About this RNA
A computed fold for a 72-nucleotide RNA from an uncultured bacterium, annotated as transfer RNA. It was read from a public genome assembly. Rfam family: tRNA. It is annotated as a transfer RNA.
[in-house]
RNA sequence: GCCCUCGUAGUUCAACGGAUAGAAUGCGGGAUUGCGGAUUCCGUGAUGGAGGUUCGAUUCCUCCCGAGGGCG
Numbered sequence: 001g002c003c004c005u006c007g008u009a010g011u012u013c014a015a016c017g018g019a020u021a022g023a024a025u026g027c028g029g030g031a032u033u034g035c036g037g038a039u040u041c042c043g044u045g046a047u048g049g050a051g052g053u054u055c056g057a058u059u060c061c062u063c064c065c066g067a068g069g070g071c072g
């Protein structure tokens, strides 16, 4: 330098182009307990950035940024 894959809650993962972007875990609070743990209830929190296509974009296209892999 060229090619491919990936980037979503603190973390690990979901989401035929259309619903309020979900789940687990974590964190905060309550219940429970002699105190904790476990259990249970409530809450909390995310689409890497900028454009484009579309009635509608996490999803498709372009560029940039970042991570991984292959070739030279």
Stems, first nucleotide, its partner, number of pairs: 001071007010025004018055001026044006048064005